[in-house]
Molecule: transfer RNA
Organism: Acidimicrobiales bacterium
RNA sequence: GGAGGAGUGCGAGAGCGGCCGAAUCGGCACGCUUGGAAAGCGUGUGAAGGGAGACCUUCCGUGGGUUCGAAUCCCACCUCCUCCG
Numbered sequence: 001g002g003a004g005g006a007g008u009g010c011g012a013g014a015g016c017g018g019c020c021g022a023a024u025c026g027g028c029a030c031g032c033u034u035g036g037a038a039a040g041c042g043u044g045u046g047a048a049g050g051g052a053g054a055c056c057u058u059c060c061g062u063g064g065g066u067u068c069g070a071a072u073c074c075c076a077c078c079u080c081c082u083c084c085g
Base pairs, nucleotide, nucleotide: 001084002083003082004081005080006079007078010026011025012024018068027045028044029043030042031041032040046059047058048057049056050055061077062076063075064074065073
């Protein structure tokens, strides 16, 4: 230099145009249980902004584009991995 793959909540990870800020697992918090713990079980748990509250808006590496509608399709860039030279 060329080609391909990946980037999603605190971590892992599903998603493949609308039901999705988002399954599931882990972690964490609280509770149950126990003499006490571990294990197990239950509930909750992304961030920022707005609002008295109910609730609303925005955010899927970054910036654009396509579309009525984008985490998902297209373009550029950034980072990581693999292969080729």